[in-house]
C1' cells in the first nucleotide's frame, strides 16, 4: 500500500418513495328505508362461507313492479403538508386486534427471513375491484443514477461507447481492527 457488510456522520439517483386530512369525481340513482300492486305461502336479516344465539315474519317474510326520497366503506385524481432515499413495494412465518359467538378466510398493527437500484411503456396474462379507473405479481421492452472492466480522446480531473453487477451499493469526512 492494503484488507473489514468495521463502525459514525452528512450527502446523491428525480415524473424519487410513503402517510395525513380537507376538496373533487366514481362507486350511483345502486345498498337499506318508506308507500302501493301482484303472485304466493314461510322464511328472511345480522360485513363473506357454515354452524350457534338473536330480531322480525300467517297483522303475510322472501320476490316482483311503481313512485317517495336516498348514502357509506375501501380504492382513484390534482394542489397543500409531514416524514424521508430500503425511501417503500411484495412473498412466506408467528403474536395481537376487528366486526354477536365459534371455524375458515378477510382486513389492519407488530417482529422475523427472503426478495426488488429507479422512473416508465406494453401484454384486456394472474391476482384484488364496482370498473377497460388502480394496485400488485409475472414477462419483454425503453430511459436513468451508481460502481467496475475494457477500447478512444485528454498532461490530468474525466468525457464518450460498449459490457456486467447490486442499495449489506455508491461519495465525502472521521474513526477502529489487523498488516507494512
Nucleotide at each position: 500500500a492494503g484488507u473489514g457488510a468495521g463502525g459514525a456522520u452528512a450527502g446523491a439517483g428525480g415524473u424519487g418513495c410513503a402517510a395525513a386530512a380537507a376538496c373533487c369525481a366514481u362507486u350511483a340513482g345502486u345498498a337499506a328505508g318508506c308507500a302501493a300492486u301482484g303472485u304466493g305461502g314461510a322464511g328472511g336479516g345480522u360485513a363473506a362461507u357454515g354452524a350457534g344465539g338473536u330480531c322480525c315474519g300467517u297483522u303475510g317474510a322472501c320476490c316482483a313492479u311503481u313512485g317517495c326520497a336516498g348514502a357509506a366503506a375501501g380504492g382513484g385524481g390534482g394542489a397543500u403538508u409531514u416524514g424521508c432515499c430500503g425511501a417503500a413495494g411484495c412473498u412466506u412465518c408467528a403474536a395481537g386486534a376487528a366486526g354477536c359467538u365459534c371455524a375458515u378466510a378477510u382486513u389492519c398493527u407488530u417482529g422475523a427471513a427472503g426478495u426488488u437500484g429507479g422512473u416508465u411503456c406494453u401484454g384486456u396474462c394472474a391476482u384484488u375491484g364496482a370498473a377497460u379507473a388502480a394496485a400488485u405479481g409475472c414477462a419483454g421492452g425503453a430511459c436513468u443514477g451508481u460502481c467496475a472492466u475494457a477500447u478512444a480522446g485528454g498532461a490530468g480531473a474525466c468525457u464518450a461507447u460498449a459490457u456486467g453487477g447490486a442499495g449489506g451499493g455508491c461519495u465525502a469526512u472521521c474513526u477502529u481492527a489487523c498488516g507494512c
Molecule: Lysine riboswitch aptamer
Organism: Mesobacillus persicus